[in-house]
Context: one part of a larger RNA
RNA sequence: CUGGGCGUAAAGCGCGUGUAGGCGGUAGGGUAAGUUGGAUGUGAAAGCUCCCGGCUCAACUGGGAGAGGCCAUUCAAUACUGCCAGACUAGAGGACGGUAGAGGAAGGUAGAAUUCCCGGUGUAGUGGUGAAAUGCGUAGAUAUCGGGAGGAAUACCAGUGGCGAAGGCGGCUUUCUGGGCUGUACCUGACGCUGAGGCGCGAAAGCGUGGGGAGCAAACAGGAUUAGAUACCCUGGUAGUCCACGCCCUAAACGAUGGAUGCUAGGUAUAGGGGGGUAUCGACCCCCUCCGUGCCGUAGCUAACGCGUUAAGUAUCCCGCCUGGGGAGUACGGCCGCAAGGCUAAAACUC
Numbered sequence: 001c002u003g004g005g006c007g008u009a010a011a012g013c014g015c016g017u018g019u020a021g022g023c024g025g026u027a028g029g030g031u032a033a034g035u036u037g038g039a040u041g042u043g044a045a046a047g048c049u050c051c052c053g054g055c056u057c058a059a060c061u062g063g064g065a066g067a068g069g070c071c072a073u074u075c076a077a078u079a080c081u082g083c084c085a086g087a088c089u090a091g092a093g094g095a096c097g098g099u100a101g102a103g104g105a106a107g108g109u110a111g112a113a114u115u116c117c118c119g120g121u122g123u124a125g126u127g128g129u130g131a132a133a134u135g136c137g138u139a140g141a142u143a144u145c146g147g148g149a150g151g152a153a154u155a156c157c158a159g160u161g162g163c164g165a166a167g168g169c170g171g172c173u174u175u176c177u178g179g180g181c182u183g184u185a186c187c188u189g190a191c192g193c194u195g196a197g198g199c200g201c202g203a204a205a206g207c208g209u210g211g212g213g214a215g216c217a218a219a220c221a222g223g224a225u226u227a228g229a230u231a232c233c234c235u236g237g238u239a240g241u242c243c244a245c246g247c248c249c250u251a252a253a254c255g256a257u258g259g260a261u262g263c264u265a266g267g268u269a270u271a272g273g274g275g276g277g278u279a280u281c282g283a284c285c286c287c288c289u290c291c292g293u294g295c296c297g298u299a300g301c302u303a304a305c306g307c308g309u310u311a312a313g314u315a316u317c318c319c320g321c322c323u324g325g326g327g328a329g330u331a332c333g334g335c336c337g338c339a340a341g342g343c344u345a346a347a348a349c350u351c
Stems, first nucleotide, its partner, number of pairs: 004322003007305002012319001014201004021194003025088002029084003033081002035077007048066007091191001092188003095184005103177007110154001115149007125136002162169002206247006215241002220236004258318006266296005272291006300307002324351003333344004
């Protein structure tokens, strides 16, 4: 070394891109490194196995024979792996024709609503709650009409819907731009899969500089409640929430389920996307098919719950991770950060 596992018991990196590495389609040819066989050499003694013997037996021990494994040289085999040259098209990529979408970035713009300001009408309340009070209001509020300012978010459509690798993305419009699906089977000819490090992206909160600030609202103040009330409820209210640029790098970052490929009953839904057929004046309807999104369910799996062609079934490849609870995702050290802190990560002790 030869284990067992990772949906919920400990365990899938938040997500991608890709380096090294690992693994890799079809049919012949060559080679013979791995692999397999033969021969030769080597394989000390002790030990091991077998046979014979010595201590009354045994352990122990003397003698003889043998074996395994390793290595070297040489001859041979060629199924599999490797390597070499050439070939193929089912993987992968490209081309051409279609197509859906809140995918991303930047700019412009629209209407509703809240708040504030100005003016008109108008008069004593309003607001809020379980009930109140603080608050606002005769310096004219609330209500209502007209005008204006400004910020943020986009009702209905809206979906069991769509797009994106994930985080996430929702008014309309313009420009730039990524990916997908489908049809043809025209081109390339294994160009592939995974991926330690690395690099990039990464909700919210938080940080730096400068703007912005309508509403909401940590902190804070007041009013209530209460035995108390540093809360829940109410009236206010600052950071923040918004924008630009730069950081931070975490999450129940969840499908608590890594990625890729093949195989293995069906049923049903989809005003999700594409193609074909049938039908028709045409659109529907109906049937087939590819890609998605859901529900139910067979075999099988599972400790059970449940999963079940979107697998947690059955197989192969690659990566990550787990190994009793607490101590502890902590200390120390290192790396990163402006800081907050993040990443990596123990032990004593204890049950």
RNAcentral holds the full RNA, with entries from ENA. Predicted 3D model of a 351-nucleotide part of an RNA (small-subunit ribosomal RNA, central domain) from an uncultured prokaryote. The coordinates come from a structure-prediction model, not an experiment, and the mean pLDDT is 85.